[in-house]
Context: one part of a larger RNA
RNA sequence: CUGGGCGUAAAGGGCGCGUAGGCGGAUAUGUAAGUCGAAUGUGAAAUCCAACGGCUCAACCGUUGAAUUGCAUUCGAAACUGCAUAUCUUGAGUACAGGAGAGGAAAGCGGAAUUCUUGGUGUAGCGGUGAAAUGCAUAGAUAUCAAGAAGAACACCGGUGGCGAAGGCAGCUUUCUGGCCUGAUACUGACGCUAAGGCGCGAAAGCGUGGGGAGCAAACAGGAUUAGAUACCCUGGUAGUCCACGCUGUAAACGAUGGGCACUAGGUGUUGGAGGUAUCGACUCCUUCAGUGCCGCAGCUAACGCAUUAAGUGCCCCGCCUGGGGAGUACGAUCGCAAGGUUGAAACUC
Repeated sequence: CUGGGCGUAAAGGGCGCGUAGGCGGAUAUGUAAGUCGAAUGUGAAAUCCAACGGCUCAACCGUUGAAUUGCAUUCGAAACUGCAUAUCUUGAGUACAGGAGAGGAAAGCGGAAUUCUUGGUGUAGCGGUGAAAUGCAUAGAUAUCAAGAAGAACACCGGUGGCGAAGGCAGCUUUCUGGCCUGAUACUGACGCUAAGGCGCGAAAGCGUGGGGAGCAAACAGGAUUAGAUACCCUGGUAGUCCACGCUGUAAACGAUGGGCACUAGGUGUUGGAGGUAUCGACUCCUUCAGUGCCGCAGCUAACGCAUUAAGUGCCCCGCCUGGGGAGUACGAUCGCAAGGUUGAAACUC
């Protein structure tokens, strides 16, 4: 290299949009680039192989043949691929009628709780723990009532429920806006799939500028515990957590399972539709489409397990792996304000 693989052994890119490229539905006609056949020319000799022969044999040597799987030209074939033309509707899409939803952005509003402030009542404790102490409190705390202020989060509903490509999304209302599902017709007529580069999105933490700051809380301080206790527990507490704009670009970014299409027993829940049955009506029952769970056959798997939401059976495209450590390090390049990210070795060693 031919290969073999990627749920858990090494290995699916965090996710999307899309360029080149690769691959691509049905019918007919043509063409003959790929493809297939034949002929001719060429493919040096030696070597290799086969047969026969020459040195007494062999090594060695000679003769003949084969081979040289290639290239070029000409003639031919037309199934498949390509190309050209014409047509089609099942893939894809558009229009129409309905439907569900924490999908996204902005603005406004609400109640509970918490903390603080003011006032009233009220008096000696409160708080905290395994037990305590630090802490708070006679300058009147804790408790309780009333009023006010602030910020953050939205109990119940709530559900292997829903939506989103992923990250993720939950009080209520309004405005703007993306996607999805179902139904029946009409239209376009392969317009498709994937996607190296590229572009965009991307939890938390972190960074920059300006706000905000109730609660919580890295760091830090104190009290405990302990042999020690730079911890676990307690009392405090600053960044941060929140908002706007910009950056960062990483996660056990997980279903540890890339995307698309087709096929391959069933059973049982649940969400959103449609059709039928049934009924006064709501139920019920049957069929079907799209999701989301559990169980399970064949098959697969090292086993665990997966099993129409495949890890089964096939095809197309992309990414990635190739013993452990050294190491996701060094160097270089590139991105970043920085932190650092991306790309990514070797010596040596087992």
Molecule: small-subunit ribosomal RNA, central domain
Organism: marine sediment metagenome